[in-house]
Context: one part of a larger RNA
RNA sequence: UGACGGGGGCCCGCACAAGCAGCGGAGCGUGUGGUUUAAUUCGAGGCAACGCGAAGAACCUUACCUGGGUUUGACAUGCUAGUAGUAGUGAACCGAAAGGGGAACGACCUUCGGGAGCUAGCACAGGUGCUGCAUGGCUGUCGUCAGCUCGUGCCGUGAGGUGUUCGGUUAAGUCCGCAAACGAGCGCAACCCCUAUCGUCAGUUACAAGUGUCUGACGAGACUGCCGCCGGGAAGGUGGAGGAAGGUGGGGAUGACGUCAAGUCAGCAUGGCCUUUAUGUCCAGGGCGACACACACGCUACAAUGGCUGGUACACAGGGCAGCGAAGCCGCGAGGUGGAGCGAAUCUCAGAAAGCCAGUCGAAGUUCGGAUUGCAGGCUGCAACCCGCCUGCAUGAAGUCGGAGUUGCUAGUAACCGUGGGUCAGCCACACCACGGUGAAUACGUUCCCGGGCCUUGUACA
Numbered sequence: 001u002g003a004c005g006g007g008g009g010c011c012c013g014c015a016c017a018a019g020c021a022g023c024g025g026a027g028c029g030u031g032u033g034g035u036u037u038a039a040u041u042c043g044a045g046g047c048a049a050c051g052c053g054a055a056g057a058a059c060c061u062u063a064c065c066u067g068g069g070u071u072u073g074a075c076a077u078g079c080u081a082g083u084a085g086u087a088g089u090g091a092a093c094c095g096a097a098a099g100g101g102g103a104a105c106g107a108c109c110u111u112c113g114g115g116a117g118c119u120a121g122c123a124c125a126g127g128u129g130c131u132g133c134a135u136g137g138c139u140g141u142c143g144u145c146a147g148c149u150c151g152u153g154c155c156g157u158g159a160g161g162u163g164u165u166c167g168g169u170u171a172a173g174u175c176c177g178c179a180a181a182c183g184a185g186c187g188c189a190a191c192c193c194c195u196a197u198c199g200u201c202a203g204u205u206a207c208a209a210g211u212g213u214c215u216g217a218c219g220a221g222a223c224u225g226c227c228g229c230c231g232g233g234a235a236g237g238u239g240g241a242g243g244a245a246g247g248u249g250g251g252g253a254u255g256a257c258g259u260c261a262a263g264u265c266a267g268c269a270u271g272g273c274c275u276u277u278a279u280g281u282c283c284a285g286g287g288c289g290a291c292a293c294a295c296a297c298g299c300u301a302c303a304a305u306g307g308c309u310g311g312u313a314c315a316c317a318g319g320g321c322a323g324c325g326a327a328g329c330c331g332c333g334a335g336g337u338g339g340a341g342c343g344a345a346u347c348u349c350a351g352a353a354a355g356c357c358a359g360u361c362g363a364a365g366u367u368c369g370g371a372u373u374g375c376a377g378g379c380u381g382c383a384a385c386c387c388g389c390c391u392g393c394a395u396g397a398a399g400u401c402g403g404a405g406u407u408g409c410u411a412g413u414a415a416c417c418g419u420g421g422g423u424c425a426g427c428c429a430c431a432c433c434a435c436g437g438u439g440a441a442u443a444c445g446u447u448c449c450c451g452g453g454c455c456u457u458g459u460a461c462a
Base pairs, nucleotide, nucleotide: 001462002461003459004458005457007456008455009454010453011452012451013450015446016445019409020408021407022406023405026300027299028298029297030296031295032294033293034291035290042053043052064286065285066284067283068282069281070280073124077123078122079121080120081119082118083117088105089104093100094099108115109114126275127274129273130272131271135269136268137264138263139262140260142258147186148185149184150183151182152181153162154161155160166177167176168175192252193251194250195249197220198219199218200217201216202215203214207210223246226240227239228238229237230236289428302402306361307360308359309358310357311356312355318349319348320347323342324341328337329336330335368399373394374393375392376391377390378389379388415438416437417436418435419434420433421432
């Protein structure tokens, strides 16, 4: 000087407390461990691994296994030699395919030397093989926490200190005051985006048909600016006015010096090592989907604030040409047919759902719950056995609110409700990312648990 303390003081954070909804019990989905396996490819491992890489594993993907091929190679560059029936296309035939096989057809540029291509050979290619403890880049985390430093000066033999401490104040090393310090940099804040109000302008495909809604460009507006009180004539705090909005209005983007030899050699790049008829490469099939178990994250429930039936409202944000696909018709339905319109404020996906109105059920393992299973179908796709989704009929399991423990959330939030998108042929999405609808409760307080900031103290630790 730091780090640490079941030392002290001050102060924050859904950290506790106060509340609401959960998880932990059940069934199912997904991930992981374990076990199994020819293989169940690999990585991620307290917080900060475990619906994570994976924003799409039937083949492909795919890196794994079994088997079958291949060796200048699936791909790049160079050198040497050869090459006209050459390159390329490719019928019989063998085969699961890859591949082998070759009937037949049959080129291009040219300065006529040759080139391109091909074949043979040689250099080399290739490797998701190892090392993230050799690395770049990127990322997580403490933490959006308020800190981390420098120049000059001053103090100290020196390490170093001062500044950055102290008194107030703030979300903030934010600002004010004091002060051997005076300044400055990276952070904070502001500048950026979305949103709430208004104005101007413009407007078709929007709407009430001429600007009120809407769309989208520019601008205004909020600054403790005004008033009272508190405070030190400070910074600021508190109440009020006006205002759509008030003291950072709400949300986002933005992550200092550094820490964890944190993560990633399997995104990519890259040193070294290893491999070279194989640890490369091609193909078929299988596996990544196994299942006595254990954990993590979710979904659906256990019902009457409900289930079912009928009727009836109100969104936002998105996607669409190898696409979205209307009306009509067929089917109980998934879906089929049909093809209008739309590169889309025009057409379409598209029915929002919870809600509201009426009826029914009457406390029961039920008209709750839907797992599981049988049969019959639909769709995508070369192909749904391993291993897809959906529909109809039948079947109806566990489950009556969950031990110890534990998670999220402070407002348009939690909770509940549906909608869309990416990936994508399809989909194992209950995930993720976004969107709106309905819309709470509670916070006395900082003793305690967890994490953090500043000062101080102890130390045999560095």
Description:
This is a predicted structure of a 462-nucleotide part of an RNA (small-subunit ribosomal RNA, 3' major domain) from an uncultured bacterium. Its mean pLDDT, the model's own confidence on a scale to 100, is 87.